This is a predicted structure of a 72-nucleotide RNA (transfer RNA) from Picobiliphyte sp. MS584-11.
The sequence is in RNAcentral, with records from ENA.
[in-house]
């Protein structure tokens, strides 16, 4: 330099173009003599960034950034 893959709560992962979900973690309450465990409830994402298409974009298109694989 060329061709792919990945980027979504703190972490790991989902999500037919139609309210972004789950597990772990975090907070509160219950339970307990205390802790752990367990149960219930809650907070936390404008989906790497910027545009475009669309009534509607995490998803489709363009540009760009980071990581990674392959080729040279």
């Nucleotide at each position: 330099g060329g061709a792919g893959g990945a980027g979504u709560g703190g972490c790991u992962u989902a999500a037919u173009g139609g309210u972004a979900a789950a597990g772990c973690g975090c907070u509160g309450c219950a339970c307990u003599g205390u802790c752990u465990a367990u149960g219930c409830a809650g907070a936390g994402a404008u989906u790497g960034a910027g545009g475009g298409u669309u009534c509607g974009a995490g998803u489709c298109c363009c540009u760009u950034c980071u990581c990674u694989u392959c080729c040279g």